Molecule: transfer RNA
Organism: Candidatus Curtissbacteria bacterium RIFCSPHIGHO2_02_FULL_42_15
RNA sequence: GGCGCUAUCGUCUAGAGGCCUAGGACGCGCGGUUCUCAUCCGCGUAACCGGGGUUCAAAUCCCCGUAGCGCCA
Numbered sequence: 001g002g003c004g005c006u007a008u009c010g011u012c013u014a015g016a017g018g019c020c021u022a023g024g025a026c027g028c029g030c031g032g033u034u035c036u037c038a039u040c041c042g043c044g045u046a047a048c049c050g051g052g053g054u055u056c057a058a059a060u061c062c063c064c065g066u067a068g069c070g071c072c073a
Base pairs, nucleotide, nucleotide: 001072002071003070004069005068006067007066010026011025012024013023018056027045028044029043030042031041032040049065050064051063052062053061
C1' cells in the first nucleotide's frame, strides 16, 4: 500500500428494513425477605463508532472515515 472481517448499555451479547421510544445476562442502585450478611424475589439503571446516502421507514442496505483483528505485498 491492497483485500477481508468486526464495532450495540460499565461488561458479555440478541437483532437480517416496520412487531424496537433497542431485548437478555452479569454488574450497579433502591426496596422486600433475614437479628445481620449472603442467597432469593421485585423495581430501576444504561447502548446502536463518526459523517453522508437510499427508503414512506435504517441498529439493519450503500459510500467515506475512525478503531481493532486477519491475509497479501